[in-house]
RNA sequence: GCCCACGUAGUUUAGCUUGGACAGAAUGUCAGGUUGCGGACCUGAAGAUCCGGGGUUCAAAUCCUCGCGUGGGCG
Numbered sequence: 001g002c003c004c005a006c007g008u009a010g011u012u013u014a015g016c017u018u019g020g021a022c023a024g025a026a027u028g029u030c031a032g033g034u035u036g037c038g039g040a041c042c043u044g045a046a047g048a049u050c051c052g053g054g055g056u057u058c059a060a061a062u063c064c065u066c067g068c069g070u071g072g073g074c075g
Stems, first nucleotide, its partner, number of pairs: 001074007010027004020058001029045005051067005
């Protein structure tokens, strides 16, 4: 230098192929219940405008494009 994959709550991730209604879950955190105190268990709450800019569209996490980052391959 060229090619490919990936980037979504603190963490791990579903959803992307086939665009659609408050972006879902686990774990963690906080509050309550339970317990002699904890753990486990049960209930509830907060937390991601989806890596960034631009474009297409009535509508974009999803499609296109340019970057950034991470990983891999080739030279």
A computed fold for a 75-nucleotide RNA from a Nanobdellota archaeon, annotated as transfer RNA. Rfam family: tRNA. By type it is a transfer RNA. The source organism's lineage runs through Archaea, Nanobdellati and Nanobdellota. RNAcentral holds the sequence, with entries from ENA.